[in-house]
This is a predicted structure of a 72-nucleotide RNA (transfer RNA) from a soil metagenome. RNAcentral holds the sequence, with entries from MGnify. It matches the Rfam family "tRNA". The family's RNA type in Rfam is transfer RNA.

RNA sequence: UGCGGGGUCGCCAAGUGGCAAGGCAGCGGUCUCAUAAGCCGCUUAUCGCUGGUUCGAUUCCAGCCCCCGCAA
Repeated sequence: UGCGGGGUCGCCAAGUGGCAAGGCAGCGGUCUCAUAAGCCGCUUAUCGCUGGUUCGAUUCCAGCCCCCGCAA
C1' cells in the first nucleotide's frame, strides 16, 4: 500500500430500511440463621466518526479512524 472480516449497553452478542433481542454483570425482592445457588421484578444503547440517499438509516452509499487476518 491492496484485499477481506469486524466496531451495537460495563462485558459478550443477535438484528439488517420503520419497532435494537438475549446472556452475564448491576439494583430491589423472595428463600436462608447467614452466604451462595435458584426464582420474581427493574434499570441501562446519540448502533466508531462525518457526510450523502430516503418520508424514514444500526441497516444502503462515500470518506475517515481503530482492531484482526491475508498478500506484497